The part of an RNA shown here (large-subunit ribosomal RNA, domain II) has 679 nucleotides and comes from Alteromonas sp. The source organism's lineage runs through Bacteria, Pseudomonadati, Pseudomonadota, Alteromonadales and Alteromonas.

[in-house]
Context: one part of a larger RNA
RNA sequence: GCCUACGAGUUACUCCUCACUAGCAAGGUUAAGUGAUCUAAAUUACGUAUCCGAAGCGAAAGCAAGUCUUAACAGGGCGUUUAGUUAGUGGGGGUAGACGCGAAACUUGGUGAUCUACCCAUGGUCAGGUUGAAGCUCCGGUAAUACGGAGUGGAGGACCGAACUGCCAGACGUUGAAAAGUCUUCAGAUGAACUGUGGGUAGGGGUGAAAGGCCAAUCAAACCAAGAAAUAGCUCGUACUCCCCGAAAUGCAUUUAGGUGCAGCCUCAAAUUGAUGAUAUAGAGGUAGAGCUACUGAUAGGGCUAGGGGGCUUCACCGCCUACCAACCCCUGACAAACUCCGAAUGCUAUAUCAUUAAAAUUUGGGAGUGAGGGCAUGGGUGCUAAGGUCCAUGUCCGAGAGGGAAAGAACCCAGACCAACAGCUAAGGUCCCUAAAUAUACACUAAGUUGAAAAAACGAGGUUUUACUGCUUUGACAGCUAGGAUGUUGGCUUGGAAGCAGCCAUUCAUUUAAAGAGUGCGUAACAGCUCACUAGUCGAGCGGUAAAGCAUGGAUAAUAAUCGGGCAUAAGUGUAUUACCGAAGCUUUGGAUUCGAAAGAAUGGUAGGGGAGCAUUCUAAACAUGUUGAAUAUGUAUCGUAAGAUAUGUUGGAGAGUUUAGAAAAGAAAAUGUAGGC
Numbered sequence: 001g002c003c004u005a006c007g008a009g010u011u012a013c014u015c016c017u018c019a020c021u022a023g024c025a026a027g028g029u030u031a032a033g034u035g036a037u038c039u040a041a042a043u044u045a046c047g048u049a050u051c052c053g054a055a056g057c058g059a060a061a062g063c064a065a066g067u068c069u070u071a072a073c074a075g076g077g078c079g080u081u082u083a084g085u086u087a088g089u090g091g092g093g094g095u096a097g098a099c100g101c102g103a104a105a106c107u108u109g110g111u112g113a114u115c116u117a118c119c120c121a122u123g124g125u126c127a128g129g130u131u132g133a134a135g136c137u138c139c140g141g142u143a144a145u146a147c148g149g150a151g152u153g154g155a156g157g158a159c160c161g162a163a164c165u166g167c168c169a170g171a172c173g174u175u176g177a178a179a180a181g182u183c184u185u186c187a188g189a190u191g192a193a194c195u196g197u198g199g200g201u202a203g204g205g206g207u208g209a210a211a212g213g214c215c216a217a218u219c220a221a222a223c224c225a226a227g228a229a230a231u232a233g234c235u236c237g238u239a240c241u242c243c244c245c246g247a248a249a250u251g252c253a254u255u256u257a258g259g260u261g262c263a264g265c266c267u268c269a270a271a272u273u274g275a276u277g278a279u280a281u282a283g284a285g286g287u288a289g290a291g292c293u294a295c296u297g298a299u300a301g302g303g304c305u306a307g308g309g310g311g312c313u314u315c316a317c318c319g320c321c322u323a324c325c326a327a328c329c330c331c332u333g334a335c336a337a338a339c340u341c342c343g344a345a346u347g348c349u350a351u352a353u354c355a356u357u358a359a360a361a362u363u364u365g366g367g368a369g370u371g372a373g374g375g376c377a378u379g380g381g382u383g384c385u386a387a388g389g390u391c392c393a394u395g396u397c398c399g400a401g402a403g404g405g406a407a408a409g410a411a412c413c414c415a416g417a418c419c420a421a422c423a424g425c426u427a428a429g430g431u432c433c434c435u436a437a438a439u440a441u442a443c444a445c446u447a448a449g450u451u452g453a454a455a456a457a458a459c460g461a462g463g464u465u466u467u468a469c470u471g472c473u474u475u476g477a478c479a480g481c482u483a484g485g486a487u488g489u490u491g492g493c494u495u496g497g498a499a500g501c502a503g504c505c506a507u508u509c510a511u512u513u514a515a516a517g518a519g520u521g522c523g524u525a526a527c528a529g530c531u532c533a534c535u536a537g538u539c540g541a542g543c544g545g546u547a548a549a550g551c552a553u554g555g556a557u558a559a560u561a562a563u564c565g566g567g568c569a570u571a572a573g574u575g576u577a578u579u580a581c582c583g584a585a586g587c588u589u590u591g592g593a594u595u596c597g598a599a600a601g602a603a604u605g606g607u608a609g610g611g612g613a614g615c616a617u618u619c620u621a622a623a624c625a626u627g628u629u630g631a632a633u634a635u636g637u638a639u640c641g642u643a644a645g646a647u648a649u650g651u652u653g654g655a656g657a658g659u660u661u662a663g664a665a666a667a668g669a670a671a672a673u674g675u676a677g678g679c
Base pairs, nucleotide, nucleotide: 001679002678003677004676005675006674011096012095013094015093016092017091018090019089020088021087022086023085024084027052028051033046034045035044036043037042056063057062066078067077068076069075099237100236102234106227107226108225109224110223111222117201118200119199120198121197122196123195124194125193126191128160129159130158131156135152136151137150138149139148140147164188165187166186169184170183171182172181203219205215206214207213240614241613242612243611244610245609250263251262252261253260254259264370265369266367267366268365269364270363271362272361273360274357275356276355277354278353279352280351281350282349283348289342290340291339296336297335300332301331302330303329305326307325308324309322310321311320312319373398374397375396376395377394378393379392380391381390382389403414404413405412418592419591420590421589423588424587425586429582430581431580432567433566434565438579440578441577442576443575444574445573451569459554460553463551464550465549466548467547468546469545470544471543472542480538481537482536483535484534486511487510488509491505492504493503517532521530522529593604594603595602596601615668617665618664619663620662621661622660623659624658626656634651635650636649637648638647639646640645
C1' cells in the first nucleotide's frame, strides 16, 4: 500500500415542548395493588390516591372577571370573550459518558538505588623506565654559625609509558555487528586514582565538584493501579438512493474576537392577503456641482491707509522719510470632510392608473445552518489618489455555478446544465495552417515584424501621410556652379601689438557701385589668408515658414537561450464601412421523466441546511410458496427499473432458503497518521 472483517446521533426518564394519529371531552387520566381468565406471555374488571385543565391578579395579607399600582371612579401593567386531557409514533430540548476516537495534566494508594548519584562497611588492583626534595655522612670553609662540594637518601594530586580508567579529533556505522559501537589518534595512569561485595537515602522526595544532571534504554517532577468513558469553546472521522426548496460569512452583546446568545437570511406546517415594475402627482432632504463684499475659516497680486518696526530730527512734544510687517476698505484671482446665499441627478415615502406575478408577502409555530468571506465595477476613508493592502457603501459574480470565449486561469466577456438526439439558429469571440468558419469586399495608413503580449513617460528627430494658414516665384524663385565682395581706413579709444573679427565707444558715417557690414565664422603675436552677408551671370519650376492630426522612430534596462499559444504573416498588421459563415449544456425542433395546474402551459444548477418518497441488511409474527430432480454462496451472461437495486439463466457449491403484509433494529464505510488478520 491493497484485500477481508470490525468501526461513530444510541439507550433510560412519572422531565419539557411541537406536529401527526387515536380515545374521551368541561373534563381527561389512573399508579401501586386486588379479583377473574389463562400452561405461560398476557388480557380484562375494580382501584379516583395522584396529576393536568376549567381564573386571574398581587411580594403578600387578600380580592376575584377582574386584580395590582395609586389619594383616585384617572391612566397604565397582567388577565377575561372556552379546549383540554390520556396514550402512541415522530422532530427538538433537558439530565445522564450522550455521535465516535484523541490529550498534556490532577488526586489517592503502592513498587523501585540489581542502571545511575552520593554516603557507610569490608576487600582488591596499578609492567617497566626516569627525575633525585628534605634529612644524614664526609670534605672544604667560618671565631662560631652561615655557605660550598662530593656521597648517601628516596620525597612528589612529579616525568615517560602498559594493564586499568577515560573519550580530544577524524573516518566508518546510521532498516548498525551494537536502541551509543568499531578503527586510527588521544588523556590520566600513587591518586580528589580505579574497582569487587554487602548496606543506606524515594517522587515535590532523594542524590548532585551543579549539566536541570541522575534516580532500571523513562525525568523542569520516576513507574504501576485506581478516581476514569477526567475535561477538550480544539483537530480528525461519521457509512444506501432519488425528488423539492435552499442560505450565511451581517447588526447588537459577550474575560468576547476561530466560541456563544438574540436579531437578520433558509426550510416545513397552518392562517391571512399581498408583492414588483412603469408613468403621473405630492412630499421630506443639503450630497455631486457651484459659490463666498452670504457666514466661519484659509488665501495670491495691486491700491488706499490705521497700527507696528527702522532711519532723520528734538531736552521734550510735534514733525519728516521708508522697493520693511500689516488690520479694515477697494480692484483682480482663488480654496474647504467637520463653510453655505444656492443646489441637482439618483435613491426614499405616499397616492392614483396601467402592466407583471401557476408566484410572492405578512403573521404564528417546528427544524436549521451561518455569524473567518473573496474578486470585479462604482462612490469614499486610510495608505504613497502604493499593494492580490485595509475599512465602509451600492451592484454583481465566485462561494454553492457546469457550458463557450480570454493559449493555460474561482469570480473578466457570453450564458444559468431535468434526460436523450449523427437536427436547426445564434451570443461573446472568431473565419491562412495547427483549428470549426472569408487567403471576403471597398477605401486608406504603417515598413517599424511596429503589430506581437504586463505596460511605458518626459524629452528628442528634414520617418511618412493628411489638413489649415502664410511668404517667395518665368519681371526667373530655391539649391548648385562662375565672377565680384571695393575705397576714406590700420574708424576712434585702449594696448607691447589691436589693421572687420581680445575689449570699450558710436548720428556703425560717408564714397565708388550691379553689390559689398567700420563686418557672419575660421585664422595671425599683429598683419596676411579662407569664408559669409550682399550683387551679377548661368540654370528653368516650383521653393520656404508656422500650426494641427494619423501611423511609425529613439528614449527601452533582470536575473537558465528564445518565442504573437505556435507555425508564421507586409497582411494573416492598423483604421473606417459592408456582406456571408463558424461558434455554447443559450434559444428552437423531436421524444421521454417528475412536480404544479381544471386546462393551456410553466418549472426542474446547487454547498451548509430543512422537507418528501423509496432501496437493501438481520431478526419476530401471520399467511403463502420452495429445496439433494440441488437451498444459500461464489463467478459469468442477459433483461428490467430514474437510482439505491431486482429478476432470469450457465457454471460452482452441497443444505437450507424465500415472497407478501405488519413489527423491531447491534440496519448500509473509502477515508478517523482508525482496530485486527492476510498478502